[in-house]
Context: one part of a larger RNA
RNA sequence: AGUGAAUGGUGGAUGCCUUGGUGUCCAGAGCCGAUGAAGGACGUGGCAUAGCUGCGAUAAACUUCGGGGAGCCGCUAAGCAGGCUGAGAUCCGAAGGUGUCCGAGAUCGGGAAACCGACCGGGAUUCAUCUCCCGGUGCCGUGCGAACGGCGGGAACGCAGGGAACUGAAACAUCUAAGUACCUGCAGGAAAGUAAAGAAAAAUCGACUCCCUCAGUAGCGGCGAGCGAACGGGGAUCAGCCCAAACCAGUGCAGUGUCAAGGUUACGGCCGUUGCUGCACCGGUGUUGUGGGACCUACUGGGUUAACCGUAAAAAGACCCAGGGAGUUACAAAGUGUGUGUUUAGGCGAAUGGCAUGGGAAGGCCAACCGCAGAAGGUGAAAGUCCUGUAACCGAAAAAUACACACCUCCCGUAGUAAUCCCAAGUAGCGCCAGACACGUGAAACCUGGUGUGAAUCGGGGGGGACCACCCCCUAAGGCUAAGUACUACUGGACAACCGAUAGCGUAAUAGUAGCGCGAGCGAAAGGUGAAAAGUCCCCCGUUUAGGGGAGUGAAAUAGUACCUGAAACCAUUUACUU
Numbered sequence: 001a002g003u004g005a006a007u008g009g010u011g012g013a014u015g016c017c018u019u020g021g022u023g024u025c026c027a028g029a030g031c032c033g034a035u036g037a038a039g040g041a042c043g044u045g046g047c048a049u050a051g052c053u054g055c056g057a058u059a060a061a062c063u064u065c066g067g068g069g070a071g072c073c074g075c076u077a078a079g080c081a082g083g084c085u086g087a088g089a090u091c092c093g094a095a096g097g098u099g100u101c102c103g104a105g106a107u108c109g110g111g112a113a114a115c116c117g118a119c120c121g122g123g124a125u126u127c128a129u130c131u132c133c134c135g136g137u138g139c140c141g142u143g144c145g146a147a148c149g150g151c152g153g154g155a156a157c158g159c160a161g162g163g164a165a166c167u168g169a170a171a172c173a174u175c176u177a178a179g180u181a182c183c184u185g186c187a188g189g190a191a192a193g194u195a196a197a198g199a200a201a202a203a204u205c206g207a208c209u210c211c212c213u214c215a216g217u218a219g220c221g222g223c224g225a226g227c228g229a230a231c232g233g234g235g236a237u238c239a240g241c242c243c244a245a246a247c248c249a250g251u252g253c254a255g256u257g258u259c260a261a262g263g264u265u266a267c268g269g270c271c272g273u274u275g276c277u278g279c280a281c282c283g284g285u286g287u288u289g290u291g292g293g294a295c296c297u298a299c300u301g302g303g304u305u306a307a308c309c310g311u312a313a314a315a316a317g318a319c320c321c322a323g324g325g326a327g328u329u330a331c332a333a334a335g336u337g338u339g340u341g342u343u344u345a346g347g348c349g350a351a352u353g354g355c356a357u358g359g360g361a362a363g364g365c366c367a368a369c370c371g372c373a374g375a376a377g378g379u380g381a382a383a384g385u386c387c388u389g390u391a392a393c394c395g396a397a398a399a400a401u402a403c404a405c406a407c408c409u410c411c412c413g414u415a416g417u418a419a420u421c422c423c424a425a426g427u428a429g430c431g432c433c434a435g436a437c438a439c440g441u442g443a444a445a446c447c448u449g450g451u452g453u454g455a456a457u458c459g460g461g462g463g464g465g466a467c468c469a470c471c472c473c474c475u476a477a478g479g480c481u482a483a484g485u486a487c488u489a490c491u492g493g494a495c496a497a498c499c500g501a502u503a504g505c506g507u508a509a510u511a512g513u514a515g516c517g518c519g520a521g522c523g524a525a526a527g528g529u530g531a532a533a534a535g536u537c538c539c540c541c542g543u544u545u546a547g548g549g550g551a552g553u554g555a556a557a558u559a560g561u562a563c564c565u566g567a568a569a570c571c572a573u574u575u576a577c578u579u
Stems, first nucleotide, its partner, number of pairs: 001578009015564001016528002020499002022496007029488002031153002039102003042056003046080002050076003062096006071084003108117003118137007139150004157188001158186005168175001172222001198205002209236005219227002240480003247284002250281007262271002265312005289458001291423004296416004301321005323412005335407010346394002352367004368385002370374001376388003429453007439465001460475005515522002535563001538550004
């Protein structure tokens, strides 16, 4: 020096564990915000210097109402001091109060966020000023105004305005990728779409949306790569409505008209720019494709009521009752009450003892019991009967929500004729150019836009994939509409041939922290004593250390906080052998 063995050190693999994560399912909830959000800054504790949590100058809290029933004054985190509590605290739930400053270019003005500076009114203080406190003072939209509304945030889902390239075509340009990614605007709990100018081809269907199929079919396509329907069928869920116009009435304006017409009729009185036409506004009417409506005519339960005034007359009109229908998501719109269910705290809840081993019994042995409960977790090892629970049953002052009923509210005639009037205009159609349709200009319809031109009103118009005829279907140029569908930041529950600390979310822990970067942004490491701190009184060595030796605790200290297990590399010591 090497090899082997043993004993240690170092190191932190492995095993075991789980506070955390991942995924799926079910249910709930699905918006928050000028009544100031989301997110922050700064404060706030008797000792409170730090971080987390809570809260806001009423500051780990205040008030009320419920629950609950013996301890409590949040966590890291123990201690000291002091308090609260059967007059029910702490704690849990519901409702309220307080809620500094920044933050919506935060809203009085400014601004380098959490700061600075004003004005008006009121107040505190002062002899007075200064200073301090409270309230108000922003912009935009609608509106005469009073006033009302908007602004910002939000994981994914949605609609719209813009809109790539890599790539594929084995190159590449049409094409593809793809109307994808991305940017922007806007909205909601869903959004969008929606009540046929539809689809079809049988004398058919009957809003929209979503799923399965039709079907990788028909087609489109440098007919390459690729793209790719619809009808029909089966399901989910179902819901239909309101306007414009014609016509009538009122109000306003304009024109025209004149002392007459008109004001229901007769008479008398009275009124007198009331009449007619046009426009605007408002109310009624009306809403359809076996075309509908207006207009006109006829009929239509009962009662009350005399209106420019008086008398008389009848009808109309108005109102009420009866009858029918409907309703708070569209179709009108406020709700109120009662009941039931659900949610937001909870309550009750069966049944076991002994012996030995052991530090410890829940494991073993012996003998029992309960079960609508033998899910699970905990307890000094493995518990149906120890604890928390589990099955079953019960429970709300307050708030929210769903449904039902009542109150309440709203609406409501029938028939006929077919003469007249109406039935959405710079629209439809057409030319040119684009887009979008599965459809790349094609025979290219249908739909949408730009540009030019430019109709008709039911004997009207559009469509049925150029176009024409016959036939069939539908009724554009206004609007609203639940459900079925999408998603899951959030809440609760359940489950897993999901992970188990280099795994599982980046984060099991003061984690989007420490740290890095001018910035956009990037982004860690770090879990385990023990059943219980019982966390080593006391003695000794040592620098009043660090560390260690005794002693003590403990089942164990080679479990001593650098703490479960404690592999290997690596370093020592002892020993055997080799050279």
Annotation
Model confidence (mean pLDDT): 83 of 100. A computed fold for a 579-nucleotide part of an RNA from a marine eukaryotic metagenome, annotated as large-subunit ribosomal RNA, domain I. It matches the Rfam family "Bacterial large subunit ribosomal RNA".